The part of an RNA shown here (small-subunit ribosomal RNA, 3' major domain) has 474 nucleotides and comes from an uncultured bacterium.
Its Rfam family is "Bacterial small subunit ribosomal RNA". Gene Ontology terms of the family: structural constituent of ribosome and ribosome.
Context: one part of a larger RNA
RNA sequence: UGACGGGGGCCCGCACAAGCGGAGGAACAUGUGGUUUAAUUCGAUGAUACGCGAGGAACCUUACCCGGGCUUGAACGUGAGACGAAUAUAUAAGAGAUUAUAUAGCCUUCGGGCGUCUUGCGAGGUGCUGCAUGGUUGUCGUCAGCUCGUGCCGUGAGGUGUUAGGUUAAGUCCUGCAACGAGCGCAACCCCUACACUUAGUUGCCAGCAUGUCAUGAUGGGGACUCUAGGAGAACUGCCUACGCAAGUAGAGAGGAAGGUGGGGAUGACGUCAAAUCAGCACGGCCCUUAUGUCCGGGGCUACACACGUGCUACAAUGGUAUGUACAGAGGGCAGCCACCUGGUGACAGGGAGCAAAUCCUCAAAACAUAUCUCAGUUCGGAUUGGAGUCUGUAACUCGACUCUAUGAAGUCGGAUUCGCUAGUAAUCGCGCAUCAGCCAUGGCGCGGUGAAUACGUUCCCGGGCCUUGUACA
Numbered sequence: 001u002g003a004c005g006g007g008g009g010c011c012c013g014c015a016c017a018a019g020c021g022g023a024g025g026a027a028c029a030u031g032u033g034g035u036u037u038a039a040u041u042c043g044a045u046g047a048u049a050c051g052c053g054a055g056g057a058a059c060c061u062u063a064c065c066c067g068g069g070c071u072u073g074a075a076c077g078u079g080a081g082a083c084g085a086a087u088a089u090a091u092a093a094g095a096g097a098u099u100a101u102a103u104a105g106c107c108u109u110c111g112g113g114c115g116u117c118u119u120g121c122g123a124g125g126u127g128c129u130g131c132a133u134g135g136u137u138g139u140c141g142u143c144a145g146c147u148c149g150u151g152c153c154g155u156g157a158g159g160u161g162u163u164a165g166g167u168u169a170a171g172u173c174c175u176g177c178a179a180c181g182a183g184c185g186c187a188a189c190c191c192c193u194a195c196a197c198u199u200a201g202u203u204g205c206c207a208g209c210a211u212g213u214c215a216u217g218a219u220g221g222g223g224a225c226u227c228u229a230g231g232a233g234a235a236c237u238g239c240c241u242a243c244g245c246a247a248g249u250a251g252a253g254a255g256g257a258a259g260g261u262g263g264g265g266a267u268g269a270c271g272u273c274a275a276a277u278c279a280g281c282a283c284g285g286c287c288c289u290u291a292u293g294u295c296c297g298g299g300g301c302u303a304c305a306c307a308c309g310u311g312c313u314a315c316a317a318u319g320g321u322a323u324g325u326a327c328a329g330a331g332g333g334c335a336g337c338c339a340c341c342u343g344g345u346g347a348c349a350g351g352g353a354g355c356a357a358a359u360c361c362u363c364a365a366a367a368c369a370u371a372u373c374u375c376a377g378u379u380c381g382g383a384u385u386g387g388a389g390u391c392u393g394u395a396a397c398u399c400g401a402c403u404c405u406a407u408g409a410a411g412u413c414g415g416a417u418u419c420g421c422u423a424g425u426a427a428u429c430g431c432g433c434a435u436c437a438g439c440c441a442u443g444g445c446g447c448g449g450u451g452a453a454u455a456c457g458u459u460c461c462c463g464g465g466c467c468u469u470g471u472a473c474a
Stems, first nucleotide, its partner, number of pairs: 001474002003471003007468007015458002019421005026313001028311006034304002042053002064299007076122009087104007106113002124288002127286003133282002135277003138273001140271001145184006151160003164175003190265004195233001197231005205222002209220003236259001239253001240251004315414001319373006331362003336355002340351004380411001385406007427450007
């Protein structure tokens, strides 16, 4: 100087407390461990692995296993030589890759071009090492810290500044001081959202004036309104009161759409964990080179006495079922979205308009109204299984989703323990997108609808910041 202490002081955080809803019990989905297997490819492992890499494992993907092939090789560049082939079609063999045969089959300005084969040079490797590395990422932590120049103090390591008294979300600011300044962080500058103004009105809108309809901005027209998307504005403790030297704090204060960082996002200092990744990519070294490379068929990654994590659906009456009826936002669409019509109980099929889209299409469910069920393993719950189908795709056996019908397990609120959340939040309800032929999505990322309770407080648990003290630790 640090680190540590079941030392001290001050302070903060959904850290506790106060509340609300969950997990842990059940069934199922998914990931992991273990076991099994010819293979169940590999990585990730306290917090910081376990719906993670994977934003789509039937083939492909695919890296794994079994079997069948190739060896300058599946791709590309280049030197030399030979050839006219490559390719297409047909036949045969084969699981296919491929092999064999037949037919068709180059251009030329004569320099060559194109292609195949042979032979060289460079290949190829998801093989090892993340403890050789780059790049990227997690975490402490959006915590308030981490340092430097000059000066001063100390023999020196180092100290001072950065401590102290206040204050703040903040090393934020003020006052003081052998310090005076500065940098990286904080804040602000950026984006979205909340308010009004202005500009512009098409595909959006419709107040007033007309036309028309059973009805509809449907039509003429209009820019008022909503909205769209450009601009400029608005909030600064600016004003008032109280306290204070100041910074600032308090006030159901005024005004205001918004009040003290308005709400949300992006943004992650010096560093820590030899943290993660050689399987995104790049790269040093090592290893394989008729195989650890490469092509193909089939299988596996989907196994199942078990254990754990994350979810979904429930156990019901604040509910289930049936009928009727209303209201979003954000997205997506041409090998696509599909109105409308017809058929089918239905998944869907057959026709068929519009739209490369503020124009066409896709667009709610909880809620509300009425009826019924009346506390039951039930009209709760839907697993499992039988049968019959639809769709995608060469192909749904291993191993797809969906529909109809029948079946109707467990489960009556869950031990110890444990998680999230402070407001348009939790809880609850549906909708969309990426990936994608299809889909094992209950996942991920977004969007809106309905919409709470509680916070006395900082003694205690956990994590963190500053000062101080002890130390046989570095």